Small-subunit ribosomal RNA from an uncultured Actinomycetales bacterium, 1437 nucleotides, folded computationally. Its mean pLDDT, the model's own confidence on a scale to 100, is 85. RNAcentral holds the sequence, with entries from ENA.

[in-house]
RNA sequence: GACGAACGCUGGCGGCGCGCUUAACACAUGCAAGUCGAACGAGAUACUCAGAGCUUGCUCUGAGUGGAAAGUGGCGAACGGGUGAGGAACACGUGAGGAACCUGCCCCGAAGACCGGGACAACAUCGGGAAACCGGUGCUAAUACCGGAUGUCCUCGCCGAAGCUCAUGCUUUGGUGAGGAAAUGGAUUCCGCUUCGGGAUGGCCUCGCGGCCUAUCAGCUUGUUGGUGAGGUAACGGCUCACCAAGGCUUCGACGGGUAGCUGGUCUGAGAGGAUGUCCAGCCACACUGGGACUGAGACACGGCCCAGACUCCUACGGGAGGCAGCAGUGGGGAAUAUUGCACAAUGGGCGCAAGCCUGAUGCAGCGACGCCGCGUGCGGGAUGACGGCCUUAGGGUUGUAAACCGCUUUCAGCAGGGACGAAAUUGACGGUACCUGCAGAAGAAGCCCCGGCCAACUACGUGCCAGCAGCCGCGGUAAUACGUAGGGGGCAAGCGUUGUCCGGAUUUAUUGGGUGUAAAGAGCUCGUAAGCGGUCUGGUAAGUCGGAUGUGAAAUCUCCACGCUUAACGUGGAGGGGUCAUUCGAAACUGCCAUGGCUAGAGUUUGGUAGGGGAGACUGGAAUUCCUGGUGUAGCGGUGGAAUGCGCAGAUAUCAGGAGGAACACCAAUGGCGAAGGCAGGUCUCUGGGCCAAUACUGACACUGAGGAGCGAAAGUGUGGGGAGCGAACAGGAUUAGAUACCCUGGUAGUCCACACAGUAAACGAUGGGCACUAGUUGUGGGAACCUUCCACGGUUUCUGCGACGCAGCUAACGCAUUAAGUGCCCCGCCUGGGGAGUACGAUCGCAAGAUUAAAACUCAGAGGAAUUGACGGGGCCCCGCACAAGCAGCGGAGCAUGCGGCUUAAUUCGACGCAACGCGAAGAACCUUACCAAGGCUUGACAUAUACAGGAAUAUGGCAGAGAUGUCAUAGCCGCAAGGUCUGUAUACAGGUGGUGCAUGGUUGUCGUCAGCUCGUGUCGUGAGAUGUUGGGUUAAGUCCCGCGACGAGCGCAACCCUCGUUCUGUGUUGCCAGCAUUUAGUUGGGGACUCACAGGAGACUGCCGGGGUCAACUCGGAGGAAGGUGGGGAUGACGUCAAAUCAUCAUGCCCCUUAUGUCUUGGGCUGCACGCAUGCUACAAUGGCUGGUACAAAGGGCUGCAAUACUGCAAAGUGGAGCGAAUCCCAAAAAGCCAGUCUCAGUUCGGAUUGGGGUCUGCAACUCGACCCCAUGGAGUCGGAGUUGCUAGUAAUCGUAGAUCAGCAACGCUACGGUGAAUACGUUCCCGGGGCUUGUACGCACCGCCCGUCACAUCACGAAAGUCGGUAACACCCGAAGUCAGUGGCCCAACCGUAAGGGGGGAGCUGCCGAAGGUGGGAUCGGUGAUUGGGAUG
Repeated sequence: GACGAACGCUGGCGGCGCGCUUAACACAUGCAAGUCGAACGAGAUACUCAGAGCUUGCUCUGAGUGGAAAGUGGCGAACGGGUGAGGAACACGUGAGGAACCUGCCCCGAAGACCGGGACAACAUCGGGAAACCGGUGCUAAUACCGGAUGUCCUCGCCGAAGCUCAUGCUUUGGUGAGGAAAUGGAUUCCGCUUCGGGAUGGCCUCGCGGCCUAUCAGCUUGUUGGUGAGGUAACGGCUCACCAAGGCUUCGACGGGUAGCUGGUCUGAGAGGAUGUCCAGCCACACUGGGACUGAGACACGGCCCAGACUCCUACGGGAGGCAGCAGUGGGGAAUAUUGCACAAUGGGCGCAAGCCUGAUGCAGCGACGCCGCGUGCGGGAUGACGGCCUUAGGGUUGUAAACCGCUUUCAGCAGGGACGAAAUUGACGGUACCUGCAGAAGAAGCCCCGGCCAACUACGUGCCAGCAGCCGCGGUAAUACGUAGGGGGCAAGCGUUGUCCGGAUUUAUUGGGUGUAAAGAGCUCGUAAGCGGUCUGGUAAGUCGGAUGUGAAAUCUCCACGCUUAACGUGGAGGGGUCAUUCGAAACUGCCAUGGCUAGAGUUUGGUAGGGGAGACUGGAAUUCCUGGUGUAGCGGUGGAAUGCGCAGAUAUCAGGAGGAACACCAAUGGCGAAGGCAGGUCUCUGGGCCAAUACUGACACUGAGGAGCGAAAGUGUGGGGAGCGAACAGGAUUAGAUACCCUGGUAGUCCACACAGUAAACGAUGGGCACUAGUUGUGGGAACCUUCCACGGUUUCUGCGACGCAGCUAACGCAUUAAGUGCCCCGCCUGGGGAGUACGAUCGCAAGAUUAAAACUCAGAGGAAUUGACGGGGCCCCGCACAAGCAGCGGAGCAUGCGGCUUAAUUCGACGCAACGCGAAGAACCUUACCAAGGCUUGACAUAUACAGGAAUAUGGCAGAGAUGUCAUAGCCGCAAGGUCUGUAUACAGGUGGUGCAUGGUUGUCGUCAGCUCGUGUCGUGAGAUGUUGGGUUAAGUCCCGCGACGAGCGCAACCCUCGUUCUGUGUUGCCAGCAUUUAGUUGGGGACUCACAGGAGACUGCCGGGGUCAACUCGGAGGAAGGUGGGGAUGACGUCAAAUCAUCAUGCCCCUUAUGUCUUGGGCUGCACGCAUGCUACAAUGGCUGGUACAAAGGGCUGCAAUACUGCAAAGUGGAGCGAAUCCCAAAAAGCCAGUCUCAGUUCGGAUUGGGGUCUGCAACUCGACCCCAUGGAGUCGGAGUUGCUAGUAAUCGUAGAUCAGCAACGCUACGGUGAAUACGUUCCCGGGGCUUGUACGCACCGCCCGUCACAUCACGAAAGUCGGUAACACCCGAAGUCAGUGGCCCAACCGUAAGGGGGGAGCUGCCGAAGGUGGGAUCGGUGAUUGGGAUG
């Protein structure tokens, strides 16, 4: 895009079309084929006239007119109408032929119609039957039937003549013989009858060509193929029969199976094609199923006959009737398809002279949006952009000029009036229809689908992997433009969507117009048949090819033009187009054919050389393994990662000598050689195939490919017979392991070897079929030849032929190929068409078997696959770094305690954090508070904010009572301010409030990789592209730091530096700091000083700058000098692009959701501190480098007014009393400790260790019970250096020793953050563990190895195969039975026409018989299908 459509929602009108695609299923009822009296007899009834009878209005008779029903006869019924079952066929289409034919009615022409005859229906009567219907007897007419005559003429036989052709022959014509007609009827313009010739129309037969699938159908055929003769037919013919011969068809697809009416056309497509055959038209076939003939011009006959069968109906049970695939209609089937209508008015048909009759053909109407076409559902104005709806950033936006409102119009529908064409005189179903006019009023007339992308059109709410959507991708798990609804929008519109089917897109079966190295696809290789294709020259021919003409290609359809319905659809007229058609005329380049015509460039032959693991057979050689015998010899051997099994004192292994046997051939040896491939390797001989080179002569296209076919064909395997050393499936044992039906070890059977036979497959690979020609080169190597050079060996140039490497053009998706093509062309063959199912099932062929070859479908998925890219990963490689390992020091893990976490418990033990990167973390401080948790008791505009309105008092204070308190209640006192303004309470409304949820909706902040050296960009270049290059490489660095090189050149974020601090020095300033010199003092106390220390500011200094070695005259590195400091001087701050949906909604902020007399808020008490247990981080220890006691020395950095607090006094002490000084370089906290000097303890659970417990106190605080810290006295547990494992640290570091601060009333602090004192050991080195960086490689990974993924088993579902069987279909075969009927025969029987006086004859009939013969029966097979316990694999979850 299309449709004979169906379904869902919706539906105003008209025109033109179309309407059982399924059950060729069964049919009630009505109708669909009759007509002619001008062929014929008879004639109901009616009318008129006349007559008779009489019951005077009836009957009968006669004549005339008209004429129903039935009958004889003629014509029609073979047309028209329906359907598509069958049929793969001369059925259809197209084009020829009939010298092999027929044709009623019609037209033209020629000629004719004479004389006779006998019947049968109707009818009458008798009889049978339920009926259908039938029989007997008697009468009768004809255009019914029959005989004879005539014969233009026709047919046949015989004898000729002329002309012609495509063979048999045909046409015309003469003579002769035989045979053959009629209705002169009916009517009186005419119609008929007979014979012949011609025409027209219609039919029949034959042939060429064309149009379905299947080879898992390869052979078929006996009337088959042909001949002779006969029969038969309108006619040729095996059409039929007898005889004879053995033919005929077939890979160009016979035979079989399946499916199907064919065509003009229709749909689609640019075309070529593909699909289709409804309506209309042509042809065919069929008429309940099967068979058969009759009649006839025509049938083997839809509304005829006979028979058989199935079914239905009637029946008196004896017997009968029927055939809608005609028009309506009914049932049924189905997703689905209409009225039991009107009319013969028109067109056409039958009959008839005609009038006319008949006509479900046809013309019309009805039903159905089934299709196509047309029209309408209003038009113009109208902004405050109304209301309402929806959204909202709350401002507004949108629906939207849309509505309202104002003005206008009336198509269609409605009502009324008129009223056709179709008809030439009459005749109109349609139809009071089309059309015209008038009237009223915007009045009666819009839906459907879609809005994630493809694909035009977006928001809100609801839902929460649910409900659902979906054509493909896919959407939905709490912010869904994808589900549902709404608003809005988009598309089409009386329709819109969905489903189904066909074509297109699809170059996705490729003729036009594809491929085959790796994506699917080259057969394992060769030979060769058919077939395809084929060098060069000349002549001829004209099959192919090209051009012209003629015929035909029906009409309709299609295209163009014109015309008619108001337009269109539709219709009418004209033109055009359409064939692989037929005939004919011409052209001769190319292909073919002929000239058995020439040629030599292809191909082959000849001669001479030449290389070779080419093949077959025979013979033969040495090394090695094993075994046997003997000698020597002794305890092990063997084997492995390490072992064991095994062998060995019965003498192994080792070693020497001799022997046996089998198999394989070291070195040479090579991207070397040969072969078609498989493949081929010690040596010699014999036989033999092919290649290459050089040269001459010969043949003369003999060539190439190759469907089928034939041969060869590794290994394993099979059969028979040998052989058997080594190796070695199976098997056994030993190990390994969680297991180990494996890898490793010890043994070991088939086999491996030989002969003969089979098998016929391999990653049989160059994953690349064969042949020929052409298209840059460079280089290596095997074989040959020529030339140059040369003493030779070399060497050089050229050429032919093999085998390789690299590379240009070109090709390729890329990788890559590239004269050995995957380039450019030609010829031939094989093969492919998404993945799986499956190279499987079934069938067939081959095979001894194993199996091989050929080769599907159901079902299932939306991808499978190739090449390349970037990452990530690897028990891949290379390089490098880091307290990563190593070397060391000190620990942790064991004990007790502290703190945190898990778990358990609980009314609650609030919440968060979970590998590194949670766990002395949030928390720099939970007794109340904090506090978020629990219990109980209260409040509800609220504990807190803003606003409005109203009211009140006016900011409040004190005391009593109840209560756990919040709070309630009582009493007393008091009433802001000059004003502006402010405050409180109550009521009401908006709202407050939430540590409620979501860190996977977020902002912000933070952790981590990692202070690792990386991460990118612009332009250029390369690539089809993803991307690459730069950023890789060579060096170097802490560093992508720098240098050099380079199709790259630059740049950015990172690194480094700039900042702070410590280390040296200088300058300035000296108070509260300092004191060398001068005074003064117990005391830098004071005077004074600025030198020093120190403090605060600001400078200087360090840059590989200098020297030397190395290095690419580089970067840099090593050493040295100087210097306080030397190679980033130490430390800090500083954290690239990004990763982890990392952490945090409980710091804060915030979207959405949730709660609102509660998830808010207040209060009291409790809990966060709970304890069988596990983990993490610390502290204190286990002691003598120590504990205790006494004495004594030296810091830094901090803090202090709700504070730090000195001296003094009291207390053993915690502390108390008291208060000088100090808002601090001034005063205080404050004692630094380890250290040093003494004393004591003497190796022990201790004078170590301090937990735990008892008693007594101090302090803070409203309050130390749950649940604080500290002091004193007493108590004195575990613990004697810690398993596997594991942590930190490279120098002022580890270790060790104290000090201060934040938080804080107090304190769980042994934590954290700072400060200083004392102060080490070790680093060979980068193999390994961990982490990281760079390059490279493999990849089937990309939520990226915590990846991906294979198979069994279990369960569920689905389709398929096999299966003992079982049930059916189809087509044949053999035999039996054999209806109707044609044909043939026929004793007897019967019979009007003619002959005969008659007998009889001629002729005919029934009957019977025979051949054939449908249905039926029996039988064994074939083939296809259904089903089947069980079973097999497959697919999905």